[in-house]
Context: one part of a larger RNA
RNA sequence: CUGGGCGUAAAGGGCGCGUAGGUGGCUGGGUAAGCGUGUGGUGAAAGUCCGGGGCUCAACCCCGGAUCUGCCGUGCGAACUGCCGAGCUUGAGCGAUGUAGAGGCAGGUGGAAUUUCGGGUGUAGCGGUGGAAUGCGUAGAGAUCCGAAAGAACACCAGUGGCGAAGGCGGCCUGCUGGGCAUCCGCUGACACUGAGGCGCGACAGCGUGGGGAGCAAACAGGAUUAGAUACCCUGGUAGUCCACGCCGUAAACGAUGGGUACUAGGUGUCUGGGGGAGCGACCCCCUGGGUGCCGGCGCUAACGCAUGAAGUACCCCGCCUGGGGAGUACGGCCGCAAGGUUAAAACUC
Numbered sequence: 001c002u003g004g005g006c007g008u009a010a011a012g013g014g015c016g017c018g019u020a021g022g023u024g025g026c027u028g029g030g031u032a033a034g035c036g037u038g039u040g041g042u043g044a045a046a047g048u049c050c051g052g053g054g055c056u057c058a059a060c061c062c063c064g065g066a067u068c069u070g071c072c073g074u075g076c077g078a079a080c081u082g083c084c085g086a087g088c089u090u091g092a093g094c095g096a097u098g099u100a101g102a103g104g105c106a107g108g109u110g111g112a113a114u115u116u117c118g119g120g121u122g123u124a125g126c127g128g129u130g131g132a133a134u135g136c137g138u139a140g141a142g143a144u145c146c147g148a149a150a151g152a153a154c155a156c157c158a159g160u161g162g163c164g165a166a167g168g169c170g171g172c173c174u175g176c177u178g179g180g181c182a183u184c185c186g187c188u189g190a191c192a193c194u195g196a197g198g199c200g201c202g203a204c205a206g207c208g209u210g211g212g213g214a215g216c217a218a219a220c221a222g223g224a225u226u227a228g229a230u231a232c233c234c235u236g237g238u239a240g241u242c243c244a245c246g247c248c249g250u251a252a253a254c255g256a257u258g259g260g261u262a263c264u265a266g267g268u269g270u271c272u273g274g275g276g277g278a279g280c281g282a283c284c285c286c287c288u289g290g291g292u293g294c295c296g297g298c299g300c301u302a303a304c305g306c307a308u309g310a311a312g313u314a315c316c317c318c319g320c321c322u323g324g325g326g327a328g329u330a331c332g333g334c335c336g337c338a339a340g341g342u343u344a345a346a347a348c349u350c
Base pairs, nucleotide, nucleotide: 003322004321005320006319007304008303012318014201015200016199017198021194022193023192025088026087027086029084030083031082033081034080035077036076037075038074039073040072041071042070047067048066049065050064051063052062053061054060091191092188093187094186095185096183097182098181099180103177104176105175106174107173108172109171110154114150115149116148117147118146119145120144121143125136126135162169163168206247207246208245209244210243211242215241216240220236221235222234223233258317259316260315261314262313263312266295267294268293269292270291271290272289273288274287275286276285277284299306300305323350324349325348332343333342334341335340
């Protein structure tokens, strides 16, 4: 010496389930593979290192010692790891009783608004902008009242709130269904953690088939603006946005922070459980668990900042980085209907 890293410098896989593998709690006993120690064999010579010697020196050569880091056998040891067997309950799981929630799927249903249509009243404008114009309107618009239809989204409640692994989830009701948390004992007895491959889920946009289409609106058309205006503004408007089924598989898929376990000052708000004090009480006070915020110390950090929800202190497992450009590209493979996705270089250049 036996690498350093990944919040923002290059770098955490979009998320989960899980295979192989890696890793693994407490207490006896056994074993002796790993491990430690002794010993035997082997480890050719040359070489290398140390000491000495020979050619006038050196290179070169000769002698002695060491090395040859290793392998094979054998005796002993048993703390640790492994293996075998016995047990334990704190890890994990199960049960019971409760509990919060936009968690998911399906069906039903409600009101406001918008647009269109029909009818009534009524007359000259409406609309739009910085100002206008295109546009709509005497074939009666806009305004206003009544009625009907359709599709989409659910104001207030609403939160610095909740749920979910992530994507994400918001009117109301019903059915089916997943997960979490608390308490109490009871049960199983390490059944655990992680997870290369694999499998599944995965916003928006996009694609296929069929439906639907109110509003909005890429493309497109027109009106303006301008030197121009393939834009920003305005009038229209088709895909699409919605539904069913099937694809796609990406994202600033972000906390730009992988998962697990343990440990390490506090203060304060909020959501949701349990217990106690006081008590009429949902009020108030105290204790305790699980989330979610803010502030702050030790420590950490290049700084910013993080700070018991760590970016602190450690261990286990996975993914990833290794100067900029070329390039997340070419070629090939795999996947896809396509769009493309994924894996992933080099020349050259600074």
The part of an RNA shown here (small-subunit ribosomal RNA, central domain) has 350 nucleotides and comes from an uncultured bacterium. Rfam family: Bacterial small subunit ribosomal RNA. Rfam links the family to the GO terms ribosome and structural constituent of ribosome.